Small-subunit ribosomal RNA, 5' domain from an uncultured bacterium, 547 nucleotides, folded computationally. The coordinates come from a structure-prediction model, not an experiment, and the mean pLDDT is 82. Rfam family: Bacterial small subunit ribosomal RNA.
Context: one part of a larger RNA
RNA sequence: GAACGAACGCUGGCAGCGUGGAUUAGGCAUGCAAGUCGAACGAGAACCCUGGGUGUAGCAAUACAUCUGGGGGGACAGUGGCGAAAGGGUGAGUAAUGCGUGGGCAAUCUACCUUUAAGACCGGGACAACCCCGCGAAAGCGGAGCUAAUACCGGAUGUGGUGGUCCGGCGAGUGCUGGAUUGACUAAAGGUGGGGACCUUCGGGCCUGCCGCUUGAAGAGGAGCCCACGUCCCAUCAGCUAGUUGGUAGGGUAACGGCCUACCAAGGCUUACGGGUAGCUGGUCUGAGAGGAUGGUCAGCCACACUGGGACUGAGACACUGCCCAGACUCCUACGGGAGGCUGCAGUCGAGGAUCUUUUGCAAUGGGCGAAAGCCUGACAAAGCGACGCUGCGUGGAGGAUGAAGGCCUUCGGGUUGUAAACUCCUGUCAUCCGGGAAAAACCGUUGUCUGGAGAAUGCCCAGACAAUCUGAUGGUACCGGAAGAGGAAGCCACGGCCAACUCUGUGCCAGCAGCCGCGGUAAUACAGAGGUGGCGAGCGUUGUUC
Numbered sequence: 001g002a003a004c005g006a007a008c009g010c011u012g013g014c015a016g017c018g019u020g021g022a023u024u025a026g027g028c029a030u031g032c033a034a035g036u037c038g039a040a041c042g043a044g045a046a047c048c049c050u051g052g053g054u055g056u057a058g059c060a061a062u063a064c065a066u067c068u069g070g071g072g073g074g075a076c077a078g079u080g081g082c083g084a085a086a087g088g089g090u091g092a093g094u095a096a097u098g099c100g101u102g103g104g105c106a107a108u109c110u111a112c113c114u115u116u117a118a119g120a121c122c123g124g125g126a127c128a129a130c131c132c133c134g135c136g137a138a139a140g141c142g143g144a145g146c147u148a149a150u151a152c153c154g155g156a157u158g159u160g161g162u163g164g165u166c167c168g169g170c171g172a173g174u175g176c177u178g179g180a181u182u183g184a185c186u187a188a189a190g191g192u193g194g195g196g197a198c199c200u201u202c203g204g205g206c207c208u209g210c211c212g213c214u215u216g217a218a219g220a221g222g223a224g225c226c227c228a229c230g231u232c233c234c235a236u237c238a239g240c241u242a243g244u245u246g247g248u249a250g251g252g253u254a255a256c257g258g259c260c261u262a263c264c265a266a267g268g269c270u271u272a273c274g275g276g277u278a279g280c281u282g283g284u285c286u287g288a289g290a291g292g293a294u295g296g297u298c299a300g301c302c303a304c305a306c307u308g309g310g311a312c313u314g315a316g317a318c319a320c321u322g323c324c325c326a327g328a329c330u331c332c333u334a335c336g337g338g339a340g341g342c343u344g345c346a347g348u349c350g351a352g353g354a355u356c357u358u359u360u361g362c363a364a365u366g367g368g369c370g371a372a373a374g375c376c377u378g379a380c381a382a383a384g385c386g387a388c389g390c391u392g393c394g395u396g397g398a399g400g401a402u403g404a405a406g407g408c409c410u411u412c413g414g415g416u417u418g419u420a421a422a423c424u425c426c427u428g429u430c431a432u433c434c435g436g437g438a439a440a441a442a443c444c445g446u447u448g449u450c451u452g453g454a455g456a457a458u459g460c461c462c463a464g465a466c467a468a469u470c471u472g473a474u475g476g477u478a479c480c481g482g483a484a485g486a487g488g489a490a491g492c493c494a495c496g497g498c499c500a501a502c503u504c505u506g507u508g509c510c511a512g513c514a515g516c517c518g519c520g521g522u523a524a525u526a527c528a529g530a531g532g533u534g535g536c537g538a539g540c541g542u543u544g545u546u547c
Stems, first nucleotide, its partner, number of pairs: 001547004006543005013393006019386002026349003030346003035082003040079002047072011089304003098231008108223003113219007121155004130145001132143004160186003163182008190211006198205002232276003239269003244266008279301004283294004306327005329340004357383001359382003365379001366377004396426004406417004430488001432483005445469009491536005496517003502531005512519002
């Protein structure tokens, strides 16, 4: 000199864009942060419409009450599917099961998506919900009965796939790949629109579109495993190692492998082993560079989710707001037993020099579910707070000498503050007030028309074009116009040298200053105050840290 997720002191007008728990991975009240699908399925409350019976009032029409049947309606809950493994947080652990770069898998898996080939037949028995009974303070649980499905199970078929046998091609090897054959094994589910003839038990069959289902093949994206090199300090850590190193056989995995087990051999490593510290990278800061330091925000990877362990489900987890066990802690309890996990967004206590709102919205972008409308989304978009940072703007401009007054200094002549002020003439940024502004950010969807495709079809469906219509949290914000009036807006540090800027007064080795050298003991440009000056400026200094 530059830099910072900074803090502290003094001061503080506006705007934009960023950024903000670095310490206790300490404890947490409260609310929200993962649902969705009725076009998979059964049941169905409130409410509305309607039929019938009975009763009361009334002469009656009718009104009210009650019981019961049908239709609409769809809340809450349940079965089932997909999602919940993403998104979001944090950096405790980890010096290598990590990360970075480059490779390998002939040792692998892959839901949803895309392309492609073939199929989707016939049956069955349950379990929730519901109803009944029981136990419990609660959390919740048990028993009996009924029922649906794209839930579950059996059979058929086998384009295929897997296994066996045979043949060909290829490869660096265990092998890869293609073909033939085989009384071997192996699959499925429906839903919802439209429709001319025909059939019908009047439900539909049948034809057709869309969504879904099954078995293969390929792709894309994702994941797993392996290898080489690189990746901090300490030798006051010099030896370490028995599943240890290798082999055989078996098990296990999607998959190779001591990954695991049995047996056999005696190997293996050497800056190993041990200790300390630490998430890694793209990057960031600094520097002419080489390098040094660093890894906050953003992006990629990894790890973790009260602490430790474990598996289940699933394409995918050994799963932040799933399950089980143990532990610590907190809460409820009828003392028998139960409930919980903010390192999600806000917020609270604590510790700390120190780090924000218990805000608005799903309008946009993205994600989940759904045919869609749509629902959910503390992701995200916005607003709020903080000079924490960067950037921009303003606090006025021009003229104005009796060089006013006052202050300070003085050699008492004057000098300086100083065109500075007053005064005159202007301007109107920002702030203030008034008005405009339904701006842009918006597409999707729906409806209509047209064209094309599929099709028996002008219907339905799919694709495209055009038109209409609909949707904004921010926000009456940005922006624009107008009004008034210099009015509302300047400080901080320094002035001995380094280092730019000097005098007076007070003090008298005192009080004090200080980054280093050093100032202060009666003329202090170094302390304190004042005037003046210098520097930077909504900031200026100090402290801390890095180069």